RNA sequence: GCAGUAAAUCGCCUUGUCGCUAUUUUAUAUAGAGGAAAGUCCGGACACUGAAGUACAUCAUAGUGGUUAACAGCCACCAAUUGAGAGAUUAGGAAAAGUGCAACAGAAAGUAUGUACAGGUAAUGCUGUAGUGAAACCAGGUAAACUCUAUGAAGUGCAAUGUCAUGUAAACCAACGCUUAAGAGUUGUACGCUCAAUGUUGGAGGGUAGGCAGCUAGAAUAAGUUGGUAACAACUUAUCGAGAUAAAUGACAAGGGCUUUUAAUUAAGUACAGAAUCCGGCUUAUAGAUUUACUUAAAUU
Numbered sequence: 001g002c003a004g005u006a007a008a009u010c011g012c013c014u015u016g017u018c019g020c021u022a023u024u025u026u027a028u029a030u031a032g033a034g035g036a037a038a039g040u041c042c043g044g045a046c047a048c049u050g051a052a053g054u055a056c057a058u059c060a061u062a063g064u065g066g067u068u069a070a071c072a073g074c075c076a077c078c079a080a081u082u083g084a085g086a087g088a089u090u091a092g093g094a095a096a097a098g099u100g101c102a103a104c105a106g107a108a109a110g111u112a113u114g115u116a117c118a119g120g121u122a123a124u125g126c127u128g129u130a131g132u133g134a135a136a137c138c139a140g141g142u143a144a145a146c147u148c149u150a151u152g153a154a155g156u157g158c159a160a161u162g163u164c165a166u167g168u169a170a171a172c173c174a175a176c177g178c179u180u181a182a183g184a185g186u187u188g189u190a191c192g193c194u195c196a197a198u199g200u201u202g203g204a205g206g207g208u209a210g211g212c213a214g215c216u217a218g219a220a221u222a223a224g225u226u227g228g229u230a231a232c233a234a235c236u237u238a239u240c241g242a243g244a245u246a247a248a249u250g251a252c253a254a255g256g257g258c259u260u261u262u263a264a265u266u267a268a269g270u271a272c273a274g275a276a277u278c279c280g281g282c283u284u285a286u287a288g289a290u291u292u293a294c295u296u297a298a299a300u301u
Stems, first nucleotide, its partner, number of pairs: 003295008012256007020032004034272001038283002041281005046157004053191005058153005063077005078092001079090004093148002098146002100142002115130005161213004172203005183195003220239008257270004
C1' cells in the first nucleotide's frame, strides 16, 4: 500500500408559494410516516371466556452463569468446528432403557463374515497380517432419526372488549330435557366439579351493520453521575415527539450537497421503502456517504 474483521452514525439540505390532518391560547400558533413502520417468527402489556382442577396426549426449550416485564432474545465464560489472523458458527442433556439407519467398494457391515498369506489344532475363522471402506474387537458412529431424561406451556385476540342510540318478531317449527339434567363451561381426550328452567341445541325467517370509548404520558426518550468485563441497573435533571378511520403527513419553483460521467456544472442519478392497540427482540431489503478500533499470509522497499 492492497485486502480483511468487528461496531456505530447519516441516508438528502435551505428558502418561497399553495394544499391536507390533529391540538389549542383561534395566534402569519404548534406538531405531523422508520431503521427497518415490512415479515407475522418469538416474548409480553392490555381485554374477554363464572369458579377449579387432575391425568394423559401435543408442543416448546436443552453446556454454565448473568440480564430482563418476559423470551428460543442479549452479555460473559467453557467446549466443538473453522480461519494465517483480527474473528465466525453452533437445535452444545442421554448411545449400557429400547428401536432404526449407513449408497458404493469389499468375502463379509453385526453377537455378522472367511478372499490371500502366515501360525496353530484331533477338528473348526482358533490367532495374526494384508486388502476394500468413513467404519471390520459380542465393535464404533448417528438422536434438526424415532425415542428417553429434566424444565415449562389455557386459549382467542383492538375486526379483543365496553357503552349509547335506532329497529324488529323474547313470534314460528323440530328434537332432547326439567335436580335420576338435555346442553354449556375456549388446543384434544378422559375423570372430576359447577351452572342451568318462559331450558338447551338445531332450522327457517325478521331487524341493525351507526356513534363514542379502547387510541397513545409510556416496562417512554435524551444527557450526566455511580456500580458492573459486558449486557444492563439505580439516581439526578430535562422533554412530551401522528392518532387517521377508506384512511392526512403532500405538490410546484429556485439554489445547494453527495455519486457517476464529460474537454467543460457537460449530462444523468439521489437507495429500501410508508404508521393503524402498544412495547422488547429476531429475520429480510437497502443507491451511497462518514467515523472508530483491530488483523496481517504472500510480494516489494
A computed fold for a 301-nucleotide RNA from a Flavobacteriales bacterium, annotated as Bacterial RNase P class A. Its mean pLDDT, the model's own confidence on a scale to 100, is 77. It is recorded under the gene name rnpB. Its Rfam family is "Bacterial RNase P class A". A reference for the family is Frank and Pace (1998), "Ribonuclease P: unity and diversity in a tRNA processing ribozyme", Annu Rev Biochem. The RNAcentral record of the sequence draws on ENA. The organism belongs to Flavobacteriales, within Bacteria.